[in-house]
Context: one part of a larger RNA
């Protein structure tokens, strides 16, 4: 490399967007790159292959002959792909009306609780654990009461319940804003699909500067515990967790499942809608379209399973993979303020 694969055995990029690139519905018409055919040039000799002959065979040698799967020219066919040029609507966008929603950014607000401070009661003991101590308290805790600051989180509702591409989003208000979905349409007409690189997003920890800090809590100390204990538990406690900006760019970034598109038994739930029907409303039956769980068939699958939200049948791009360990490791480049990150090896060894 070709081959066969990437839920879990090696293997899906963390996530989008999107140049080139590859790939692309439907009809008619045209030329005819590509595609198929036909002529004809040419493809050196020798070798190879075939048949025939010559050295007694044979090696060797001679005639023919095919083969040289190419190239150029030139007649011709038009299904397919591609080109041009007209046309269509089912793809895709778009319009008008409607909907559901922790989608996203700023600003404002509210109780509940912790913690601190000030004040009144009120006294010996709080705390804490398996049990104890270290802590705090007669300089007045800890319980309660009522006033205060301050910072961070949003109980209940809450739901295999919504929204987002992925990260992720939960009080409540107001203002700006992104996306879906539903139904009809007499618009546009292929505008679409993936997408190397390349751009922007990207939990948490980590860093930079500057503010904030109640709780919580790596490091750190002390107290148990134990043989010992650098731990588990206890009690304090610093970064840090908060904003603001500006970096990092990585997770088991999981659905361990890349995106699109068509096809392919039911049965039961559950979110948005939409249209019919019993209907006074509630409800409730029933059709449909998005979405989101369980069950479960064919099929698959090495098994577990997966099964219309496929890991069945298929087509299109992309990304990876190709025995363990060495190793995601040295060397190198590239980014980075460091932490590192991304590309990524042999040796040698089973």
């Nucleotide at each position: 490399u070709u081959g066969g694969g990437c839920g879990u055995a090696a293997a899906g990029g963390g996530a989008g967007c999107g140049c080139a690139g590859g790939c692309g519905g439907u009809g008619u018409a045209u030329a005819a790159a590509g595609u198929c055919u036909g002529a004809u040039g040419u493809g050196a000799a020798a070798g190879u292959c075939c048949a025939c002959g010559g050295c007694u065979c044979a090696a060797c040698c001679g005639u023919g002959g095919g083969a040289u799967u190419g190239c150029a020219u030139u007649g011709g066919a038009a299904a397919c792909u591609g080109a041009u040029a007209c046309a269509c609507u089912u793809g895709a966008g778009g319009a008008u009306a409607g909907a559901a929603g922790a989608g996203g950014a700023u600003a404002g607000u509210g109780g509940a609780a912790u913690u601190c401070c000030a004040u009144g009661u009120g006294u010996a003991g709080u705390g804490g654990u398996g049990a104890a101590a270290u802590a705090c308290g007669u300089a007045g805790a800890u319980a309660u009461a009522u006033g205060g600051a301050g910072g961070a989180a949003c109980a209940c509702c809450a739901g295999u319940g919504g929204c987002g591409a992925a990260g992720g989003c939960g009080g409540c208000u107001a203002u700006c804003u992104g996306g879906u979905c539903u139904a009809u349409c007499a618009c546009u007409g292929a505008c679409g699909c993936u997408g190397a690189g390349g751009c922007u997003c990207g939990a948490a920890a980590g860093c930079a500067u500057g503010g904030g800090g109640a709780g919580c809590a790596a490091a750190c100390a002390a107290g148990a515990u134990u043989a010992g204990a650098u731990a588990c538990c206890c009690u304090g406690g610093u970064a840090g967790u908060c904003c603001a900006u500006g970096c990092c760019g990585u997770a088991a970034a999981c659905g361990a499942u890349g995106a699109g598109u068509g096809c392919u038994a039911a049965g039961u739930g559950u979110u948005g809608g939409a249209g019919g029907g019993u209907u006074u409303c509630c409800a409730c039956c029933u059709u449909u379209c998005a979405g989101u769980g369980c069950u479960g068939g064919a099929g698959u699958u090495a098994a577990c399973g997966c099964a219309u939200u496929a890991a069945g049948c298929a087509c299109u791009c992309c990304g990876c993979c190709u025995g363990g360990g060495g190793a995601g490791u040295a060397c190198g480049g590239c980014c980075g303020c460091a932490a590192g990150g991304c590309u990524g090896a042999a040796a040698c060894u089973c």

The part of an RNA shown here (small-subunit ribosomal RNA, central domain) has 350 nucleotides and comes from an uncultured bacterium. The full RNA is in RNAcentral, with records from ENA and SILVA. The prediction has a mean pLDDT of 89.